The part of an RNA shown here (small-subunit ribosomal RNA, 3' major domain) has 477 nucleotides and comes from an uncultured bacterium.
[in-house]
Context: one part of a larger RNA
């Protein structure tokens, strides 16, 4: 100077208290341990690894392990030498890869043509290299996480002290903030605060088809007309403690209230100092060095990556009456969509087939659902739950046996609110309810979005956790 202290002060965070809802207990569903396996590829390890890499492992992927096969190679430049075979169809052996076998026009110039050159291609030949998801993340670069959207971190120059160093940064006040105002041997100023961006909340003007209708017709689809509205999207305007009243050092500022669509950072978001954890990631990619060079490189075929006595994480369904189920009925948004989305008709209980009308879309698709009305259930492991098996089936795709998803039929397990412990939220939030999207042929209880219904509590600052700032202790730097 720092770091720590079961030292003290001040202050802050959904830390904690007050509330609500989980998790921990069941079943399933992912992930990870372990264990088991030819092989169950690798990474990721308190937070900050465990629905994580992975925004999608039946082959592919795929890195793994078994068997089969290749050695200038699945790809890259360069040299030699042949040849237009090769490539496409086709046929034959093989599990495939591959391998023989038949057909069959490479182009371009010169030239009648043979031919000759060049170009492109494929084979051969060895070299020179390719190739490596093989080690090192403790050689690295990029990128990321994590203190933490915490209010800090530092420079010049001056002064101080032999020196490390201090000062400035501390002190009175104040802020969500090193934010601001006042005072000081300081006085600037830089990386950080906030301000500038974006999105949503009120308007105003401009524009009006695909959108809208105050007005006509028409039962209704819908035209007509028109751009008030609504609503798209482009340009303003609007909020600044600006105004009033109090406190207060007359200052920063705090407290109130008026207008207002919004009030004191209106809300959300992007937006992450100086660093710290030799944190992570050589399996995105770069890249040093080292290994391997008929194999640690590559092709295929099949299997694993989906195993299971157990343990943990994180999730979905439930245990029911604020519910189950049945029939009616209203109300979004955000986006997707031509390899695609499909109205509507048939057909089948269905899943879904068969034909398709529109729509490269504000124009056509994509039924909202909790909700509200009205029957049934009446406390029971049940009209709860819904796994777990049996049967039959649809759809994708060369192919669902290992290993896909849904439909019907029929079976109905644990589960009657979960020990110790532990998490999330502070408002359109928390519950709760669907709907969409990206990957994707197919496959979603996950991620990302999107709207709908829509609370309860904060007294408070003792404690617990995590962080600012002073200040003191110290035998640690």
């Nucleotide at each position: 100077u720092g770091a720590c202290g079961g030292g003290g002060g001040c202050c802050c965070g959904c830390a904690c208290a007050a509330g609500c809802g989980g998790u921990g207990g069941a079943g399933c569903a992912u992930g990870u341990g372990g264990u088991u396996u030819a092989a169950u590829u690798c990474g990721a390890a308190g937070c900050a690894a465990c629905g994580c890499g992975c925004a999608g492992a039946a082959c592919c992927u795929u890195a793994c392990c078994a068997g089969g096969g290749u050695u200038u190679g699945a790809c890259a430049u360069g040299g030699g030498a042949a040849c237009g075979c090769c490539g496409c169809g086709g046929c034959g052996a093989g599990a495939g890869a591959u391998c023989g076998c038949c057909g069959u026009u490479u182009u371009g110039u010169a030239g009648c043509a043979a031919u000759a050159c060049a170009a492109c291609g494929u084979u051969c030949c060895g070299c020179a290299c390719a190739g490596g998801u093989g080690c090192u993340g403790c050689a690295u670069g990029g990128c990321u996480g994590u203190c933490g959207u915490c209010a800090g971190c530092u420079c010049g120059u001056g002064u101080c002290g032999u020196g490390a160093g201090a000062u400035g940064u501390u002190g009175g006040g104040u802020u969500a903030a090193g934010u601001c105002c006042c005072g000081c041997a300081a006085c600037g100023a830089g990386c950080g605060c906030a301000a500038c961006c974006c999105a949503c909340g009120u308007u105003u003007c401009c524009a009006g088809u695909u959108g809208c209708c105050a007005c006509c017709c028409g039962c209704a689809a819908g035209g007509g007309g028109g751009c008030c509205c609504u609503c798209u999207g482009g340009a303003g305007a609007g909020a600044c403690u600006g105004c009033c009243g109090g406190g207060g050092a007359c200052a920063a500022c705090c407290c109130g209230g008026a207008g207002g669509a919004a009030g004191g950072u209106g809300u959300g978001g992007a937006u992450g100092a100086c660093g710290u954890c030799a944190a992570g990631u050589c399996c995105u990619c770069a890249u040093g060095g080292c290994c391997c060079u008929u194999a640690c490189a590559u092709c295929c075929u099949g299997g694993g990556c989906u195993a299971c006595a157990c343990a943990c994480g994180u999730g979905c369904u439930a245990c029911a009456a604020u519910g189950g189920u049945c029939g009616g009925u209203a109300c979004a948004a955000u986006g997707g969509g031509u390899c695609g989305c499909a109205a509507c008709g048939c057909g089948g209980c269905g899943a879904c087939g068969c034909g398709g009308a529109g729509c490269c879309a504000a124009u056509c698709c994509u039924c909202a659902a909790a909700g509200c009305c009205g029957g049934c259930c009446u406390c029971a492991g049940u009209u709860c739950g819904g796994a777990u098996c049996g049967g039959a089936g649809u759809c994708u795709g060369c192919a669902a046996c290992u290993c896909g998803a849904c439909u019907c039929c029929g079976u109905g397990a644990a589960g009657c609110u979960g020990g110790a412990a532990u998490c999330g939220c502070u408002a359109g939030u928390a519950a709760u309810c669907g709907u969409g999207g990206g990957u994707c042929a197919g496959c979603a209880c996950a991620c990302c979005a999107c709207g709908g219904u829509g609370a309860a509590u904060a007294c408070g600052a003792a404690c617990c956790c995590g962080g600012g700032c002073c200040u003191u202790g110290u035998a640690c730097u």
Its Rfam family is "Bacterial small subunit ribosomal RNA".
The coordinates come from a structure-prediction model, not an experiment, and the mean pLDDT is 83.